[in-house]
Overview
The RNA shown here (Lysine riboswitch aptamer) has 172 nucleotides and comes from a chicken gut metagenome. The coordinates come from a structure-prediction model, not an experiment, and the mean pLDDT is 77.
RNA sequence: UGAUAGAGGCGCGAAAAACAUCAGUAUCGGAAAACAGGAAUUAAAUUUCCAAGGCGGGCGGCCGUUUUCCGUGAAAGGGUUUUUUGCCGAAGUCUUUUACGUCUGCCCGGACGCAGGGGGCUGGGAUGAUGCAGAAUAUGCAGCAUACUGUCACUUAUGUGGAGAGCUAUCG
Numbered sequence: 001u002g003a004u005a006g007a008g009g010c011g012c013g014a015a016a017a018a019c020a021u022c023a024g025u026a027u028c029g030g031a032a033a034a035c036a037g038g039a040a041u042u043a044a045a046u047u048u049c050c051a052a053g054g055c056g057g058g059c060g061g062c063c064g065u066u067u068u069c070c071g072u073g074a075a076a077g078g079g080u081u082u083u084u085u086g087c088c089g090a091a092g093u094c095u096u097u098u099a100c101g102u103c104u105g106c107c108c109g110g111a112c113g114c115a116g117g118g119g120g121c122u123g124g125g126a127u128g129a130u131g132c133a134g135a136a137u138a139u140g141c142a143g144c145a146u147a148c149u150g151u152c153a154c155u156u157a158u159g160u161g162g163a164g165a166g167c168u169a170u171c172g
Stems, first nucleotide, its partner, number of pairs: 001172006009088001011087009028071008037050004053063002055109006091122008100113004123149002126146003130142004151162004
């Protein structure tokens, strides 16, 4: 210096199925009430047009809005269990970039999601409060704190310190 094979342990991911939650929620249908500007029209919020509202702007198109009651009634993400499977920078996270998709059709932007590439940080799991996400008391993520644990170095003590681009073994 290269290759191969390994170890840490409530170890890290993926897929499928089932179950609970999401939720009697969203949506849809019916009834009622209230609100909403302007112009014309009408017996009358009756009809038409313009305005307002939709992630922002422009063009075009569609649709009134809100509340209550009755009926109908999901899904996704996230979770648990079992099984199968890939692994030990496993993986997670931040940033940047490429492509695709969604947000009314198109254009410009923005946000979000999935996948790939580059770079940074984190050895690992646990607990705690804080913050963010989430329907959530579930759960996930982030840094911080606490002890524990694996590894190497130093060391009188059995303590201190480092980081996975590490450590151990074998071969060259």